Model confidence (mean pLDDT): 80 of 100. A computed fold for a 76-nucleotide RNA from a Thermoplasmata archaeon, annotated as transfer RNA. It matches the Rfam family "tRNA". NCBI's taxonomy places the organism under Archaea, Methanobacteriati, Thermoplasmatota, Thermoplasmata.
RNA sequence: GCCGCUGUAGCUCAGUCGGUAGAGCGGCUGAUUUGUAAUCAGCAGGUCGGGAGUUCGAUUCUCCCCAGCGGCUCCA
Numbered sequence: 001g002c003c004g005c006u007g008u009a010g011c012u013c014a015g016u017c018g019g020u021a022g023a024g025c026g027g028c029u030g031a032u033u034u035g036u037a038a039u040c041a042g043c044a045g046g047u048c049g050g051g052a053g054u055u056c057g058a059u060u061c062u063c064c065c066c067a068g069c070g071g072c073u074c075c076a
Base pairs, nucleotide, nucleotide: 001072002071003070004069005068006067007066010025011024012023013022019056027043028042029041030040031039049065050064051063052062053061
């Protein structure tokens, strides 16, 4: 330098025609318990990596950029 994959909640990850963004764990509150853990109920938490474009409408399609991973190539 080229190619491919990945980027979504604090962490690990889903998201099947473009049409209100989700789960588990974790966090908080409450119940239960003498207390803790466990269990149960509820709550909060998101610029969907950044920008632009297409569209009535973009996490989803197109382009550019950034970061990470893998492969290939070149090199004094």